The part of an RNA shown here (small-subunit ribosomal RNA, 5' domain) has 477 nucleotides and comes from Poa arachnifera. Its mean pLDDT, the model's own confidence on a scale to 100, is 84. NCBI's taxonomy places the organism under Eukaryota, Streptophytina, Spermatophyta, Mesangiospermae, Poa. Its Rfam family is "Bacterial small subunit ribosomal RNA".

Context: one part of a larger RNA
RNA sequence: GGAUGAACGCUGGCGGCAUGCUUAACACAUGCAAGUCGAACGGGAAGUGUUGUUUCCAGUGGCGGACGGGUGAGUAACGCGUAAGAACCUGCCCUUGGGAGGGGAACAACAAAUGGAAACGGUUGCUAAUACCCCGUAGGCUGAGGAGCAAAAGGAGAAAUCCUCCCAAGGAGGGGCUCGUGUCCGAUUAGCUAGCUGGUGAGGAAAUAGCUUACCAAGGCGAUGAUCAGUAGCUGGUCCGAGAGGAUGAUCAGCCACACUCGGAUUGAGACACGGCCCAAACUCCUACGGGAGGCAGCAGUGGGGAAUUUUCCGCAAUGGGCGAAAGCCUAACGGAGCAAUGCCGUGUGGAGGUGGAAGGCCUAUGGGUCAUCAACUUCUUUUCUCGGAGAAGAAACAAUGACAGUAUCUGAGGAUUAAGCAUCGGCUAACUCUGUGCUAGCAGCUGUGGUAAGACAGAGGAUGCAAGCGUUAUCC
Numbered sequence: 001g002g003a004u005g006a007a008c009g010c011u012g013g014c015g016g017c018a019u020g021c022u023u024a025a026c027a028c029a030u031g032c033a034a035g036u037c038g039a040a041c042g043g044g045a046a047g048u049g050u051u052g053u054u055u056c057c058a059g060u061g062g063c064g065g066a067c068g069g070g071u072g073a074g075u076a077a078c079g080c081g082u083a084a085g086a087a088c089c090u091g092c093c094c095u096u097g098g099g100a101g102g103g104g105a106a107c108a109a110c111a112a113a114u115g116g117a118a119a120c121g122g123u124u125g126c127u128a129a130u131a132c133c134c135c136g137u138a139g140g141c142u143g144a145g146g147a148g149c150a151a152a153a154g155g156a157g158a159a160a161u162c163c164u165c166c167c168a169a170g171g172a173g174g175g176g177c178u179c180g181u182g183u184c185c186g187a188u189u190a191g192c193u194a195g196c197u198g199g200u201g202a203g204g205a206a207a208u209a210g211c212u213u214a215c216c217a218a219g220g221c222g223a224u225g226a227u228c229a230g231u232a233g234c235u236g237g238u239c240c241g242a243g244a245g246g247a248u249g250a251u252c253a254g255c256c257a258c259a260c261u262c263g264g265a266u267u268g269a270g271a272c273a274c275g276g277c278c279c280a281a282a283c284u285c286c287u288a289c290g291g292g293a294g295g296c297a298g299c300a301g302u303g304g305g306g307a308a309u310u311u312u313c314c315g316c317a318a319u320g321g322g323c324g325a326a327a328g329c330c331u332a333a334c335g336g337a338g339c340a341a342u343g344c345c346g347u348g349u350g351g352a353g354g355u356g357g358a359a360g361g362c363c364u365a366u367g368g369g370u371c372a373u374c375a376a377c378u379u380c381u382u383u384u385c386u387c388g389g390a391g392a393a394g395a396a397a398c399a400a401u402g403a404c405a406g407u408a409u410c411u412g413a414g415g416a417u418u419a420a421g422c423a424u425c426g427g428c429u430a431a432c433u434c435u436g437u438g439c440u441a442g443c444a445g446c447u448g449u450g451g452u453a454a455g456a457c458a459g460a461g462g463a464u465g466c467a468a469g470c471g472u473u474a475u476c477c
Stems, first nucleotide, its partner, number of pairs: 001477004006473005013347006019340002021305001026303003030300003035063003040060002043057004070258003079183004084178002088175003093171007101135004110125003114121002140149003154163003184230001186228001191221003197217007233255004237248004261280001263278002283294004311337001313336003319333001320331004350380004360371004385414006394404001421466005426447003432461005442449002
């Protein structure tokens, strides 16, 4: 000198665009953040009195709750980056070729009684389906062959037809796995390893594989730093620097990991699942003491910690996501507004004229000098400001549809009105005198300064620098 997610002190006009718990992965009141489909299904209710239509709903069923959003605790690792690979899976989507025949038994809802304080149940009986099962069929799979095994479902419509379903092949996108190489510090950590290293058989997995297991062999790693200990999410990037390089990993984007702590599986194309389940521990709450409920590292918000970080706001209008044939519903993603000079950028606080160099302050050699054209005053303008008028684009898609917002912008009136501070002034370093103090009070980044003429302390006048900021502190280069 530059930089910052900064903080503190003094000060503070406006606008645009960004950014905003770096600390306790501490505990959380309250509300919301994931639903949707009646064109899969039986039923219930409302409404109508045009009797055949409409609306809503608990339940069965389907798809989605594995995305989106948060955080960085753990992790020194194929975790990440980069370059490759072969033994794999893939819902929805796209392309292609085929297919959907026949039958059956249930379980919710519901009803009846019934247990419990509640959470929530147990019993008996009835019922539907795109829920479940069986048989048949198959350019698929297994097998050397004989042969064996495995599917399906309907719905809407007057119809045309559309949507859905099953099998197979290919694709796209997504994911799992392997490997070369790179990836902080300590030797005051030198040896480490027993499924450890390899093989065979068996099992298992979507797939390769000590992934698991039995047996066999004795291997494998290590001063090119194993093991152990410490620290840490990684990267694109960001900051500094002419570069080499050093530091860093907020916002945005990619990947990973986590979801009160530890463990586990279920369902599913996909999870070992933030707002799912089970067990255990800690904590909090309810209780009729028998038993139950909960998980903000989602968005707001509260307490706490801290030098320190915002509203319990508006809207689905746009973009995108889920479901649906659609209308549409949901969406604290997102789009916006609010708060904060936290940062960057822009802009203003007036322009021109104005000496009898006014009053006043300060200095003075008492002549004067300086603040100083500064002010007053005259005149002009209105960016801003106040009050009116008009008023968007963003909407794509015939029409309709805008949270932002009566915002941006345009325009009229008014009147210089509403708008300047902060730090410094011995040298480094731009800027000097007076008064007070008297090694005191104090200043200070370094040198140093202050003991009666202090350009270094304090005040004042003046000056210098930057400016809606200025200075200090912290950290990096």